Model confidence (mean pLDDT): 87 of 100. Small-subunit ribosomal RNA, central domain from an uncultured prokaryote, 346 nucleotides, folded computationally. The RNAcentral record of the full RNA draws on ENA. Rfam family: Bacterial small subunit ribosomal RNA.
Context: one part of a larger RNA
């Protein structure tokens, strides 16, 4: 390197958009670049194999032929592939009607609950625990009514329900922006699939500025528990959780399952269309689940949302530790991020 592989044994990039590049739909015609045949030329000698022969054998030489799988030229052949040219509609967009959601960004509203303040009632506890202690409270606490303020979250609905490329998205509304889907088949006439490098997006933490800070809470401080508690429990509580810019770029970023297209029994539940007068029963399109034939699987299992049967691309894997570490680039304020050995060892 092949060859085998990537659910769980080493291995799907975190997603997506996308030049280059790789493959790529039916039809005819052309061309002959790959491709196939034929013939010149050449492919030095020795070497290598075959046949024979000379040294007593053998190593070794010798003679012949094969080969030297190539390269160039030519003359043909057209089936695939490739180039040009004319057509096609099934792929792929479009366009009109329809209907769908926690898809996004920005405004505005809204109750509950916390919690803090004012002012009333009211008296000795409250609070917490396995048990207690710190704590809090006669300066009137906890409890209850009222009123006013702040901040974060949005009970039920609610769901192996929807939406989104993924990260994720949930109170109501309103404005914008994007989407897949379902018929109808009008138009475009292969416009596609993938996608190294790039670009973009991208949970929490963490970071810079400036705001906010109700609850919750690393850190820290007390109280207990212990032999010892730098912990689990408990009373505080600071960053930080929240917002606006602007970086970080990572995760069991998981289906631990890359993307497209084809094709292979059923059975059920469910969203969203659609067809028939219909609420039944049914059929198909496009999703989410469950069981399952075939087949696959080392086996748990997959099983039309395939891990099956097959093609195109990309990615990434190759004994465990050393290590995702050194060193060098490189990015980033930083914390680190991405690339990534090797010696030693077993």
């Nucleotide at each position: 390197u092949u060859g085998g592989g990537u659910u769980u044994a080493a291995a799907g990039g975190g997603u997506g958009c996308g030049c280059a590049g790789g493959c790529g739909g039916a039809a005819u015609a052309g061309u002959a670049a790959g491709u196939c045949a034929g013939u010149g030329g050449u492919g030095a000698a020795a070497u290598c194999c075959u046949a024979c022969g000379g040294c007593u054998c053998a190593a070794c030489c010798g003679u012949a032929g094969a080969a030297c799988u190539g390269c160039c030229a030519u003359u043909g052949a057209u089936a695939c592939u490739g180039c040009u040219g004319u057509u096609c509609u099934u792929g792929a967009g479009u366009u009109c009607a329809g209907a769908u959601g926690a898809g996004g960004u920005a405004g505005g509203c809204g109750g509950a609950a916390u919690g803090u303040g004012u002012c009333g009632u009211g008296u000795a506890g409250c609070g917490g625990u396995g048990a207690a202690a710190u704590g809090c409270u006669u300066a009137g606490a906890u409890a209850u009514g009222a009123c006013a303020c702040a901040g974060a979250a949005c009970u039920c609905c609610g769901a192996u329900a929807g939406c989104g490329a993924a990260g994720g998205c949930a109170g109501c509304u309103u404005a914008c922006c994007a989407a897949a889907c379902u018929g109808a088949u009008a138009c475009u006439g292969a416009c596609g699939c993938u996608g190294a490098g790039g670009c973009a997006c991208g949970a929490a933490a963490g970071c810079g500025u400036g705001g906010g800070g109700a609850g919750c809470g690393a850190a820290c401080a007390g109280g207990a528990u212990u032999a010892g508690a730098u912990a689990c429990c408990c009373u505080g509580g600071u960053a930080g959780u929240c917002c606006a810019c602007g970086c970080u770029g990572u995760a069991a970023a998981c289906g631990a399952u890359g993307a497209u297209a084809a094709c292979u029994a059923g059975u059920u539940g469910u969203u969203g269309g659609c067809g028939a007068u219909a609420u039944a029963c049914u059929g198909u399109c496009a999703g989410c689940g469950a069981c399952c034939a075939a087949g696959c699987g080392a086996a748990a299992g997959c099983g039309a949302u395939a891990a099956g049967u097959u093609a195109u691309c990309c990615a990434c894997c190759u004994g465990g530790g050393g290590a995702g570490u050194a060193c060098g680039a490189u990015c980033g304020c930083a914390a680190g991020g991405u690339u990534g050995a090797a010696a030693c060892u077993c």